[in-house]
Molecule: Bacterial RNase P class A
RNA sequence: AGAGUAAGUCAGAUGAUCGCGUGCAUUGCACGAGGAAAGUCCGAGCUCCAUAGAGCAGGGUGCUGGGUAAUCCCCAGUGGAGGCAACUCCAAGGCCAGUGCAACAGAAAUAAACCGCCUCUUAUGAGGUAAGGAUGGAAAGGUGAGGUAAGAGCUCACCAGCGCAUAGGCGACUAUGCGGCUCUGUAAACCCCAUCUGGAGCAAGACCAAAUAGGGCACCAAAAGGGGGCUGCUCGUUCCCGCCCGGUGGUAGGUCGCUUGAGCGUUUCGGUAACGAUUCGCCUAGAUAGAUGAUCGUCUAAUACAGAACUCGGCUUAUAGAUUUGCUCACCUA
Numbered sequence: 001a002g003a004g005u006a007a008g009u010c011a012g013a014u015g016a017u018c019g020c021g022u023g024c025a026u027u028g029c030a031c032g033a034g035g036a037a038a039g040u041c042c043g044a045g046c047u048c049c050a051u052a053g054a055g056c057a058g059g060g061u062g063c064u065g066g067g068u069a070a071u072c073c074c075c076a077g078u079g080g081a082g083g084c085a086a087c088u089c090c091a092a093g094g095c096c097a098g099u100g101c102a103a104c105a106g107a108a109a110u111a112a113a114c115c116g117c118c119u120c121u122u123a124u125g126a127g128g129u130a131a132g133g134a135u136g137g138a139a140a141g142g143u144g145a146g147g148u149a150a151g152a153g154c155u156c157a158c159c160a161g162c163g164c165a166u167a168g169g170c171g172a173c174u175a176u177g178c179g180g181c182u183c184u185g186u187a188a189a190c191c192c193c194a195u196c197u198g199g200a201g202c203a204a205g206a207c208c209a210a211a212u213a214g215g216g217c218a219c220c221a222a223a224a225g226g227g228g229g230c231u232g233c234u235c236g237u238u239c240c241c242g243c244c245c246g247g248u249g250g251u252a253g254g255u256c257g258c259u260u261g262a263g264c265g266u267u268u269c270g271g272u273a274a275c276g277a278u279u280c281g282c283c284u285a286g287a288u289a290g291a292u293g294a295u296c297g298u299c300u301a302a303u304a305c306a307g308a309a310c311u312c313g314g315c316u317u318a319u320a321g322a323u324u325u326g327c328u329c330a331c332c333u334a
Base pairs, nucleotide, nucleotide: 002329003328004327005326006325007324008323009322010321012299013298014297015296016295017294018293020032021031022030023029024028034305038316039315041314042313043312044311045310046201047200048199049198053235054234055233056232058197059196060195061194062193063077064076065075066074067073078092079090080089081088082087093192094191098190099189100186101185102184114133115132116129117128118127119126120125141159142158143157144156145155146154160182162179163178164177165176166175167174168173205256206255207254208253214245215244216243217242225241226240227239228238229237230236263282264281265280268277269276270275
């Protein structure tokens, strides 16, 4: 000095003048859009459905162990793929529970013989074979040697797969040894297995204000019947209700929910880490026809993507510029 990789920080600062929103005051003070506020893909807090149970269905997740309020998230591992590496990624349970599908090509795709090789036969043909060739994504585990009429795990050596045993590990799994010789792929096909799971949503919901016309029949009680909830369905359980006709007001108002949070910064301890506990501090938008803009000066890399609407934790997507640290690779010099 270069290329890469992982984790961050900033997203303008400052002074003056005018302007906007909230709060407190009384003429001033304090505060005022993000790292993704976006997507609405997940998970929750919160609110309502009056409360609780059993079964089925539907839906989510899918290697192991931890973390968390929880998750399809995060951390650490195992196995696999990519990369020289640092690192990055994985729709990562089961095809021996069952049922499907595999077009075309090819002789044949749940086990077959087209070409070929060998033996017999005058020939025709018959028998054996799956090593060689062809087709295909896939064709009776692979490579090599022996053996054979010619061949084949037929036998042997080394591998892959499968099964068993021993050892290590919480576990996924790994190592070693032994063994038969191994009938394809696909579950991102239906399905099986394990595990989790009420619904709707701040336009949820609560309160205040304001406004409005009655009439007829029935009525001991009980039963029956109807409607609603838990719950998509069944069982179960529970609550409410007599019927008919007609008129009119409101749902364009106001307050709350609405911002003190699974909050932010920080000390120490535990843990490989995610994270947990803890010390000391801080209060940082709450609009609702919807707020932060303009001018001038200085510093400067200051611009890209882009504007809160109940709140938070993730993931994904967009993105100009400046800058910090760790690690990897190759080159040069000493």